Transfer RNA from an Actinomycetota bacterium, 77 nucleotides, folded computationally.
[in-house]
RNA sequence: GGCCCGUUCGUCUAGGGGUCCAGGACGCGUGGUUCUCAGCCACGAGAUCAGGGGUUCGAAUCCCCUACGGGCUACCA
Numbered sequence: 001g002g003c004c005c006g007u008u009c010g011u012c013u014a015g016g017g018g019u020c021c022a023g024g025a026c027g028c029g030u031g032g033u034u035c036u037c038a039g040c041c042a043c044g045a046g047a048u049c050a051g052g053g054g055u056u057c058g059a060a061u062c063c064c065c066u067a068c069g070g071g072c073u074a075c076c077a
Base pairs, nucleotide, nucleotide: 001073002072003071004070005069006068007067010026011025012024013023018057028044029043030042031041032040033039050066051065052064053063054062
């Protein structure tokens, strides 16, 4: 240099055109239970889906570019 894959709440992840103004677990906050803590239970906050553009009636989802990360490969005096 070429090719391929990945990027979603703080963390790990579900998702593969409409059922998603995105769900779950852990963590966090509040309350309940308890003498206290832990544990358990309930509720809540928390991601406009890496950034931009395009396709479409409709995009986290498909396409292109960019950034970052990973893999394979070529060159290597």